[in-house]
Context: one part of a larger RNA
């Protein structure tokens, strides 16, 4: 992992409520039980106990269509108008295991120490080797011990190191030879050794040289059976068809936050309203009101530069007190300029109410009952808080689509463009996209623009650049512009000053001025220690047509850095197959339109007919029973292959195979349908 059986909303209660269907009906009705019948669980007759209802308020006396309150003939709860009941079916709720499996757990009755812990009693086991403790002996030795030598001796949680016991370290085993072992290394090995029978100690209990270890492969509380189908606001499955509707992911509470209880929103019934229009749409009109802008000598708060300068600091002056002065602070007015979610002298657009009015739509509206889900939401655009005007961020509001929504486009891509899928069909027209090939359709037309493969559907800045291509503005030019080239750029003078120096060019001063000129600054830049040299404004000469400045726009260009070549879907594409204007064509979807069909709703005419939770309706098979008709050994069921029929569940009918039972019709009653539940049991 398949096959194949089996496998989850059940049943009880004269319980609650609501619909249908009956039976009586201002009443309905029995129950226990007792007769009678009769084929087992039944029939029919009796039986008014007792329930429900027909009146209601009050806490109660009580009153009574009313009554409590209250002094009240007030007002204000709550009634009074309108049929129940008894029964069957169904829908939901309660009680029970209540739709099905699952806990970790708690309590109890037992049973375990053949395993291991730790005791008790009895018993047994340790090849060999080393080492050589007290104590003794002789000799030495001392007054007398002490002490010294050698032999003797054989201690000891001593040493090596089998057997026995443990288990250090690497291997190897790992669905294993094994549910803990192999191999090699390696620790104790007369000692707190190790062993054998026999016996003790029991679950919140024992036992422990203590690791929460061990108490039978089970232990921070064994096992076994019982309570018990504990509890699980949790996870996970939960079965045929086909037809209509169709959600929510919010708001208040919640020992509440991933559970609920009310609203909301959904579905079915009923009633109401109703063609003299409910509701919704636009027009128009009449409100409510302080947001977006704007404004602020309108407040409040905050502010830029000025003027004037209360009140203060500093100085002077004084015994004191007045008084003066200011390159300092600065109130308050005034001019200027700006600012504010919690400012407001103003104020829209829109959106909400209400009316009115329509050749606009057409029940899409409310109330009640009955049944529900939802109460995790999310993307995108628009107005905002927050966060960095960060995030597929978080939190409001408004629209929308995902969600529950399929189809085309967008290389792929739940919400982004178009567009809402009954059902068929090798028929048509468009949308958005698109049209050189891949790949349906224009290498369309006509004009410009780009030269960067810019671009050709993600984005890309400050800043810098005689890219280029346009349009302004303004200047100078045949009385000859701009570049270039040719030549001049002088005199007073080395202006004064300073200075070591300062001579156009270190620095200060200055009516920076005068001559001579075609024309040259008391000097534009290099330059020297000052000089010196080099140039430039400036001016003529040649040469001969436009030449500068500055401002906008187009399209480019640096700026320009991530890991494959790797961000046009590819392939390629340059007067483009890029990019801008404009135009004609054509292709494109489940959209619209045709052609047939099928269901709901309507009298028609026509209109509908995407769908998850969910809610309502009508079927389909499956066992079993009752009545009916029926088929079977001249071939039942079942199992296989084919046709036919139904929108489908299904059905029928045949052929084969099988060998003995089966089935129509109408009801009824269920162990009543499996892909899933790490489902159960078999197989393979």
């Nucleotide at each position: 992992g398949c096959c194949u059986a089996c496998g989850a909303g059940u049943u009880a209660c004269u319980a609650a409520u609501c619909a249908c269907u009956g039976g009586c009906g201002a009443g309905g009705u029995u129950a226990a039980g007792u007769g009678a019948c009769a084929g087992g669980a039944g029939u029919c007759a009796c039986g008014g106990a007792g329930c429900c209802g027909a009146a209601g308020c009050g806490a109660a006396a009580g009153c009574g269509a009313g009554u409590c309150u209250g002094a009240a003939c007030a007002g204000g709860g709550c009634g009074g108008c309108c049929a129940g009941u008894c029964a069957g079916u169904g829908g939901u709720u309660g009680u029970a295991g209540a739709c099905g499996c699952g806990a970790a757990a708690c309590c109890u009755u037992g049973c375990g120490a053949u395993c291991u812990a730790c005791c008790c009693u009895u018993g047994a086991g340790c090849a060999g080797g080393a080492u050589g403790a007290a104590g003794g002996u002789c000799g030495g030795g001392u007054a007398a011990c002490a002490c010294c030598g050698a032999c003797u001796g054989g201690a000891g949680g001593u040493c090596c190191g089998a057997a026995c016991g443990a288990a250090u370290a690497a291997g190897c085993g790992u669905u294993g030879a094994a549910a803990a072992g192999c191999u090699u290394c390696u620790c104790g090995a007369u000692g707190a050794c190790u062993u054998g029978a026999g016996g003790g100690u029991a679950g919140g209990g024992g036992u422990g040289a203590a690791a929460g270890g061990c108490u039978a492969a089970u232990c921070a509380a064994g096992c076994u059976g019982g309570g018990a189908a504990a509890u699980a606001g949790c996870u996970c499955g939960u079965a045929c068809u086909c037809c209509c509707c169709g959600a929510a992911a919010u708001g208040c509470c919640u020992u509440u936050a991933g559970g609920g209880g009310c609203a909301g929103c959904g579905u079915u019934g009923u009633a109401a309203u109703a063609a003299a229009g409910a509701g919704u749409c636009u027009a128009c009109u009449g409100g409510a009101g302080g947001u977006a802008g704007a404004g602020c000598u309108a407040c409040u708060g905050a502010u830029u530069g000025g003027a004037u300068g209360c009140g203060g600091g500093g100085g002077c002056u004084u015994c004191a007190c007045c008084g003066c002065c200011u390159a300092c602070c600065a109130a308050a007015u005034c001019c200027u300029g700006a600012c504010a979610a919690a400012c407001u002298c103003c104020g829209a657009a829109u959106g909400c109410c209400a009316g009115u009015a329509g050749u606009a739509u057409g029940a899409u509206u409310u109330a009640c009952a009955g049944c529900a889900g939802u109460g995790a939401g999310c993307g995108a655009c628009c107005g905002g808080g927050u966060g960095c005007u960060a995030a597929u961020g978080u939190c409001c509001g408004g629209u929308u689509a995902c969600g529950a929504g399929a189809g085309u486009g967008g290389a792929a891509c739940a919400a982004c463009a178009c567009a809402g899928a009954c059902c068929a069909g090798c028929a048509a027209u468009u949308a958005a996209g698109g049209u050189c090939c891949c790949a349906a359709a224009g290498c369309a037309u006509a004009u410009g623009c780009u030269a960067a493969g810019u671009u050709g559907a993600a984005c890309u800045a400050a800043c810098g650049a005689u890219g280029u291509u346009u349009u302004g503005u303004u200047g100078c030019a045949g009385a000859g512009a701009c570049a270039g080239c040719u030549a001049g750029g002088a005199u007073g003078u080395u202006a004064g000053c300073u200075u070591g120096g300062a001579a156009g060019c270190a620095g200060c001063u200055a009516u920076u001025c005068a001559u001579u000129c075609a024309a040259a600054g008391a000097g534009u830049g290099c330059g020297u220690a000052a000089c010196a040299g080099c140039u430039c404004a400036c001016u003529a000469g040649u040469c001969g047509a436009g030449c500068g400045a500055c401002a906008g726009a187009g399209c480019g260009u640096g700026g320009a850095u991530a890991a494959u070549a790797a961000a046009c879907g590819g392939g390629c594409a340059u007067c483009a197959a890029g990019c801008a204007u404009a135009u004609c064509a054509c292709c494109g979807a489940a959209a619209u339109u045709c052609u047939g069909g099928a269901c709901a709703c309507g009298a028609g005419a026509g209109u509908g007919u995407g769908g998850u939770a969910g809610g309502g309706g009508a079927g389909c098979a499956u066992u079993c029973c009752a009545u009916u008709c029926g088929c079977g050994c001249c071939g039942a069921a079942g199992c296989a292959g084919a046709a036919u029929c139904g929108u489908g569940a299904g059905a029928u009918u045949u052929u084969g195979u099988g060998g003995a039972g089966c089935g129509u019709a109408u009801g009824g009653a269920a162990a009543a349908g499996c892909a899933a539940a790490u489902g159960u049991a078999g197989g393979c």
This is a predicted structure of a 684-nucleotide part of an RNA (large-subunit ribosomal RNA, domain II) from Alistipes sp. An66. Lineage of the source: Bacteria > Bacteroidota > Bacteroidia > Bacteroidales > Alistipes. The RNAcentral record of the full RNA draws on ENA, Rfam and SILVA. Its Rfam family is "Bacterial large subunit ribosomal RNA". Its family is annotated with structural constituent of ribosome and ribosome in the Gene Ontology.